[in-house]
RNA sequence: GGGAACGUAGCUCAACCCGGCAGAGCACUACGCUGAAGCCGUAGGUGUUGGGGGUUCAAAUCCCCCCGUUCCCA
Numbered sequence: 001g002g003g004a005a006c007g008u009a010g011c012u013c014a015a016c017c018c019g020g021c022a023g024a025g026c027a028c029u030a031c032g033c034u035g036a037a038g039c040c041g042u043a044g045g046u047g048u049u050g051g052g053g054g055u056u057c058a059a060a061u062c063c064c065c066c067c068g069u070u071c072c073c074a
Base pairs, nucleotide, nucleotide: 001073002072003071004070005069006068007067010026011025012024013023020057028044029043030042031041032040050066051065052064053063054062
């Protein structure tokens, strides 16, 4: 230099293919329980879906550019 895949909650990942209310587990917070803590129970999603733009009634999802990570070729 050329090509491909990936980027979503604090962490690990779904949802993407085929556009239609952003989710699960763990972690975390509050309350209950306890002498206190752990366990357990109840409640809470905490997010600019890497950034920007476009298409659309509607974009995590489709299109373009940029950034980052990994891999392949040279």
Transfer RNA from a Nanobdellota archaeon, 74 nucleotides, folded computationally. Its mean pLDDT, the model's own confidence on a scale to 100, is 81. RNAcentral records the identical sequence in 2 taxa. The RNAcentral record of the sequence draws on ENA. The organism belongs to Nanobdellota, within Archaea.